[in-house]
Molecule: c-di-GMP-I riboswitch aptamer
Organism: Chromatiales bacterium
RNA sequence: GCGCUUAAAGGGCAAACUCGCCGAAAGGCGGGGGCGCAAAGCCACCGGUCUACGGGACCUGGGGCGGCCGCGUGAUGGGAACACGUGCCGGACCGGGAUCCUAUGAUAGCGGGGCUGCCGGA
Numbered sequence: 001g002c003g004c005u006u007a008a009a010g011g012g013c014a015a016a017c018u019c020g021c022c023g024a025a026a027g028g029c030g031g032g033g034g035c036g037c038a039a040a041g042c043c044a045c046c047g048g049u050c051u052a053c054g055g056g057a058c059c060u061g062g063g064g065c066g067g068c069c070g071c072g073u074g075a076u077g078g079g080a081a082c083a084c085g086u087g088c089c090g091g092a093c094c095g096g097g098a099u100c101c102u103a104u105g106a107u108a109g110c111g112g113g114g115c116u117g118c119c120g121g122a
Base pairs, nucleotide, nucleotide: 012037013036017032018031019030020029021028022027035109041115042114043113045112046111047110048107049106050105054102055101056100057099058097059096060095061094062093065090066089067088068087070086071085072084073083074082
């Protein structure tokens, strides 16, 4: 002088909880507070995890439309036809809801990855 790096030094961040604010929520921001962290600095690229405003599935209520020209009653008789009542099936519309699915939301103090980074004894 160079390299390694864990002792030290200077420090840094800041969990739970709490107060206030934002958000549908997860969560975030700020004050207090410290569980911890050598990247617990930054980045949602990959995986995981969290949330579900909104959307979908499902259930359900409503009035209406169409089909079977269904069923019953009414006329002197018949009947697809008129009137009244009613059944089943189908699409859509409006509303309500336990559950399930879904990220465009979140998480960097879940892991991977990328970028940046202080000190340097023995």